This is a predicted structure of a 91-nucleotide RNA (SAM riboswitch aptamer (S box leader)) from an Actinomycetota bacterium. The organism belongs to Actinomycetota, within Bacteria. The prediction has a mean pLDDT of 87.
[in-house]
RNA sequence: GACUUAUCCAGACGACCUGAGGGGCCCGGCCCUGCGACGGUCGGGCAACCGACGCAGCAGCGCACGGUGCCAACGCCGGGUUCGAUGAGGA
Repeated sequence: GACUUAUCCAGACGACCUGAGGGGCCCGGCCCUGCGACGGUCGGGCAACCGACGCAGCAGCGCACGGUGCCAACGCCGGGUUCGAUGAGGA
């Protein structure tokens, strides 16, 4: 990386660096942003997908200890798209 599968209307922000765009792409909207967005670093937090642990008769429930993930708005909204993200598996 191909593929399989589950989830994507809940939840969770500060400092510093940088400096003009960003919300996947197209059409139409709407919104965030020099009161500093996007991105990065550090810290903080949210969350049970996997492991561990505890409870439980199975089902399951709990728990952020470990492995990921995430922290504007439903993956921002409608339509379209051989679109995407994350977890777990995986010859």